Description
A computed fold for a 197-nucleotide RNA from a Solirubrobacterales bacterium, annotated as c-di-AMP riboswitch aptamer (ydaO/yuaA leader). Rfam family: c-di-AMP riboswitch aptamer (ydaO/yuaA leader). Its family is annotated with cyclic-di-AMP binding and regulation of gene expression in the Gene Ontology. The source organism's lineage runs through Bacteria, Bacillati, Actinomycetota, Thermoleophilia and Solirubrobacterales.
[in-house]
RNA sequence: GUCGUUCGACUGCCGAGUCGUCCCGCCCGGUGCGGGGCGAGCGGGGGACCCAAUUCUGAGCCGGAUGCCCCGGCUCGGAGGGGGGCGAAUCGGCCGCCUUCAGCGGUGGCCGUAGCGACUGCGUCACGCCACUUGGUGGAUCGGGACCUGCCGCGAGCCCGUCAGCUAACUCCGUAGGCGCCCGGUCGAUAGCUAAA
Numbered sequence: 001g002u003c004g005u006u007c008g009a010c011u012g013c014c015g016a017g018u019c020g021u022c023c024c025g026c027c028c029g030g031u032g033c034g035g036g037g038c039g040a041g042c043g044g045g046g047g048a049c050c051c052a053a054u055u056c057u058g059a060g061c062c063g064g065a066u067g068c069c070c071c072g073g074c075u076c077g078g079a080g081g082g083g084g085g086c087g088a089a090u091c092g093g094c095c096g097c098c099u100u101c102a103g104c105g106g107u108g109g110c111c112g113u114a115g116c117g118a119c120u121g122c123g124u125c126a127c128g129c130c131a132c133u134u135g136g137u138g139g140a141u142c143g144g145g146a147c148c149u150g151c152c153g154c155g156a157g158c159c160c161g162u163c164a165g166c167u168a169a170c171u172c173c174g175u176a177g178g179c180g181c182c183c184g185g186u187c188g189a190u191a192g193c194u195a196a197a
Stems, first nucleotide, its partner, number of pairs: 001190004006185003011180004018040009041175006051165001055079010082163001083160004091112008115154003119150001121148001123147003127143002129139004
C1' cells in the first nucleotide's frame, strides 16, 4: 500500500416493516439497548348477494314429450388430478452428467424473458412553494412523483395442507430481514521498501 473478518458512528438503498405509550431486565448518569403488551399508521389473508367457474363416475329427485334410450339442472358419495398464499422473482431455449429401450424426471452450467430496483443528465412534464390581473398567467429550482436517455444489478426463497374466485358487513395475521458509501478501532493475510544476519 492492497485485501479480508469484526465492532461502532454518520449517511443512503431494497422492503409494509415506522411512530407513540406501559411493564420487566441490562447497562448507565441517557432523547440508551433488549424482551413482552396496548394503540396509531402502513401492509397482507379469509369472508355474501350479483357475476364468474365447476374432470370422470354411481345413486336419488326435477324438467324436456314418452315408461326405456338421450339431453339439462340440483343433492349426496366415490375416484383421479390437485389447488392456494407472501414476493418483482414468471416463462423459454442450449450444453454436460445421472436415469430410461426411448421419453418423463433429477442435477450442474450458460443465454434470454414477463416483471422489479439503483444510479445517470446543468433532459421533459405537472404538483407542493411565491406573486398577481384568480378557477388563469408568470416566477423560483428546494422537495418528492411520472416519463425520456444511458448504464449497472435482481429475476430468489419461504409457507398452507386437499382447502380458500370476486366479495359489503365482519374477522384474522405481519410490522422483519438484508445491503452500500465514508470515517475510526480490533484481528488476520499479503506485495513492495528499509535495516540486520